[in-house]
């Protein structure tokens, strides 16, 4: 210096289902299970994406006659969720020729 990081071995996570519990939901958290992962470690910081209890507006409904109120429907929104969707930061295993 030039080419690879493929292959091997130690060991890791754990998609959907299903069960149990938690939440308004989306979603989590435990067990059973393995569809894939080489950062499917970890941090919601940017973009995305899910949900929409509260909140705010219609609307209808009651009730009263200035309204008000919510058991009901729509809409609009994250302070909620997801790193097993992008980037970004940090932090790590194994490890031959």
């Nucleotide at each position: 210096a030039c080419u690879g990081c493929c292959g091997a071995a130690a060991g890791g996570c754990a998609a959907a289902a299903c069960c149990a519990g938690g939440g308004a939901a989306a979603c989590c958290u435990g067990g059973u299970g393995a569809c894939g992962c080489a950062a499917a470690g970890u941090c919601a910081u940017g973009g995305g994406u899910c949900u929409a209890a509260a909140a705010u507006c219609a609307c209808a409904a009651a009730u009263u006659a200035u309204u008000u109120u919510u058991c009901g429907u729509g809409a609009u929104c994250a302070u909620g969720a997801c790193c097993g969707c992008c980037a970004g930061a940090c932090c790590g295993c194994c490890g031959a020729a």